[in-house]
Context: one part of a larger RNA
RNA sequence: GACGAACGCUGGCGGCGUGCUUAACACAUGCAAGUCGUGGGCGGUCGCAAGACCGACCGGCGAACGGGUGCGUAACACGUGAGCGACCUACCGAUCUGUGGGGGAUAGCCGGCCUAACGGCCGAGUAAUACCGCAUAUACCGCGCGGGCUGCAUGGCCUGUGUGGGAAACCUCCGGGGCGGAUCGAGGGGCUCGCGGCCUAUCAGCUAGUUGGUAGGGUAACGGCCUACCAAGGCAAUGAUCGUUAGCUGGUCUGAGAGGAUGGCCAGCCACACUGGAACUGAGACACGGUCCAGACUCCUACGGGAGGCAGCAGUGGGGAAUCUUGCACAAUGGGCGAAAGCCUGACGCAGCGACGCCGCGUGGGGGAUGAAGCUUUUCGGAGUGUAAACCCCUUUCGACCGGGACGAAUGCCCGCAAGGGAGUGACGGUACCGGUAGAAGAAGCCCCGGCUAACUACGUGCCAGCAGCCGCGGUAAGACGUAGGGGGCCAGCGUUGUUC
Numbered sequence: 001g002a003c004g005a006a007c008g009c010u011g012g013c014g015g016c017g018u019g020c021u022u023a024a025c026a027c028a029u030g031c032a033a034g035u036c037g038u039g040g041g042c043g044g045u046c047g048c049a050a051g052a053c054c055g056a057c058c059g060g061c062g063a064a065c066g067g068g069u070g071c072g073u074a075a076c077a078c079g080u081g082a083g084c085g086a087c088c089u090a091c092c093g094a095u096c097u098g099u100g101g102g103g104g105a106u107a108g109c110c111g112g113c114c115u116a117a118c119g120g121c122c123g124a125g126u127a128a129u130a131c132c133g134c135a136u137a138u139a140c141c142g143c144g145c146g147g148g149c150u151g152c153a154u155g156g157c158c159u160g161u162g163u164g165g166g167a168a169a170c171c172u173c174c175g176g177g178g179c180g181g182a183u184c185g186a187g188g189g190g191c192u193c194g195c196g197g198c199c200u201a202u203c204a205g206c207u208a209g210u211u212g213g214u215a216g217g218g219u220a221a222c223g224g225c226c227u228a229c230c231a232a233g234g235c236a237a238u239g240a241u242c243g244u245u246a247g248c249u250g251g252u253c254u255g256a257g258a259g260g261a262u263g264g265c266c267a268g269c270c271a272c273a274c275u276g277g278a279a280c281u282g283a284g285a286c287a288c289g290g291u292c293c294a295g296a297c298u299c300c301u302a303c304g305g306g307a308g309g310c311a312g313c314a315g316u317g318g319g320g321a322a323u324c325u326u327g328c329a330c331a332a333u334g335g336g337c338g339a340a341a342g343c344c345u346g347a348c349g350c351a352g353c354g355a356c357g358c359c360g361c362g363u364g365g366g367g368g369a370u371g372a373a374g375c376u377u378u379u380c381g382g383a384g385u386g387u388a389a390a391c392c393c394c395u396u397u398c399g400a401c402c403g404g405g406a407c408g409a410a411u412g413c414c415c416g417c418a419a420g421g422g423a424g425u426g427a428c429g430g431u432a433c434c435g436g437u438a439g440a441a442g443a444a445g446c447c448c449c450g451g452c453u454a455a456c457u458a459c460g461u462g463c464c465a466g467c468a469g470c471c472g473c474g475g476u477a478a479g480a481c482g483u484a485g486g487g488g489g490c491c492a493g494c495g496u497u498g499u500u501c
Stems, first nucleotide, its partner, number of pairs: 001500003005497005012361006018354002020319001025317003029314003034061003039058002042055005068272003078196007087189003092185008100134001102132002110123005140165011170177002199243001205235003210232008247269004251262004274295005297308004325351001327350002333347001334345004364394004374385004398442001400437005408428001413422003445490005450471003456485005466473002
């Protein structure tokens, strides 16, 4: 000097930040991921009808994002630079092209049954942008035989031919919105490699899928990733292996720099989601608010069996020196779904609490005595507090009260061919801000004064009580303890402790 700080004393206002560093301990309650009726049938409410609305179910997209945490990890995890002649990519953009014709089911619903619950079984029967064949597809994929051009090894591009394989879904207010195939793009991801960044040698040898090969399997893809067989290799004092510690980075703090320390908030990447394991679905997960198994724990139970996972937002208990509201709103930004209206969004935007930090402001300004009182001191003359107060003049920031009162808002919607026109939308917030009213009125403390180190006297105490960062003070005149007066420093803070440079 710095801090995500804590503790003591004190505390007026505002802005911007910031706030479980410990138990990745356990969690009551509410909310945090839905949406689409312009995919489908059905049930219900209202209605004369047209139609409107509601509900579960099938179906589509999303739920792999966003949000949290730092357990694990010394590793291609991260950073940086390359590579993939070994790869994938829903939605979005561009181009080309297609959208023909059929079929069988099933949930819902109805009937019956089991069950404490969670849930489940049987029968009958129904729809689709759900599911399955068929047709077509020069382009796409596989295999076979050729030609040309080209490159940076295994290749790339163009082209001929034979053969095999593979598509689709419709809705509509007729404006439009979708669906299939192929190629390219954008953005996203996967994999590989060079280099870089902890401690310990009181860890010296480590290794059997181990190292390489052949063949196969598997994957989007290379690979000992996996399997069989064959060979006997591979790593290590330039520190292998074991152990300890730790998420990494942009950065942050310090320092003249070199360096040292650090990785909270914000941003990028990684890892994790009660503990361990596994796969399913899917373009994408081995999936925080999905599934299955095992375990510990908690809860319900009719004892047969079930339910749960805050390292999401708030909040509770516990641990701790210590860390906040069970708030408002989707108005804005962003995200999901939807043709749209719109719905959802504890992301986000705001508000609340905490001097936790930084910054700004105020607690008044001018005048005012050879100088009141009080207090302290004294050599009793005086000296100090001290222009300080009183008193006079003035101002009114902040706060209080009264009145006015935002920007953030334009998208979107309606009309219109267009130009343009129209109705409306603010959580924060009656906030910021502006004007006015009253009146110095409501607003100062903390630490220190032996030397280091800026600031001295009196009394009390008497190696006691105590102080102390180091040196050291205190045993009868203590500038070092305690109190008072005075003084010094900082100031809505001041000290102490801790950590680090």